[in-house]
RNA sequence: GUAAGAGUAGCCUUCGGCGCGUAAAGUGUCACCGAACGGGACGUUGUCGGUGAACGAAAGGGAGCGAAAUUUUCUCGAUCGUCUUCCUGCGGUGUCGGGGCGCGUCCGCUAC
Numbered sequence: 001g002u003a004a005g006a007g008u009a010g011c012c013u014u015c016g017g018c019g020c021g022u023a024a025a026g027u028g029u030c031a032c033c034g035a036a037c038g039g040g041a042c043g044u045u046g047u048c049g050g051u052g053a054a055c056g057a058a059a060g061g062g063a064g065c066g067a068a069a070u071u072u073u074c075u076c077g078a079u080c081g082u083c084u085u086c087c088u089g090c091g092g093u094g095u096c097g098g099g100g101c102g103c104g105u106c107c108g109c110u111a112c
Stems, first nucleotide, its partner, number of pairs: 001112002004110002010101004015097005020091003029053007039107005059088006065081003
């Protein structure tokens, strides 16, 4: 000097693992405050945390345990449980992995 490349925060996922909730947390929305964010500067976009506000949901079944109607008693156990556990669902669910995506200008880095 040249023309390429790599790298952040993070985003998506009809993929896989492990969880959480289903007794409603989480997710999503809004307001305020704060924080971090390619190696550097400015800036953009997005992200995270705290507080507050409004909104808002899908459960079903098996087993066990406990209580228990009926019964003269025992057995049995209709029925009930915000008790335990398992399965199938559900949640704009968390996290890890795989895959895809991922800085505008200048400098820097790699390559030639």
Predicted 3D model of a 112-nucleotide RNA (THF (Tetrahydrofolate) riboswitch aptamer). Its mean pLDDT, the model's own confidence on a scale to 100, is 78. Rfam family: THF (Tetrahydrofolate) riboswitch aptamer. Rfam describes the family as follows. Tetrahydrofolate (THF) riboswitch was first reported for Ames et al. as an RNA motif in 5' untranslated (5'-UTR)regions of folate transport and biosynthesis genes in Firmicutes genomes.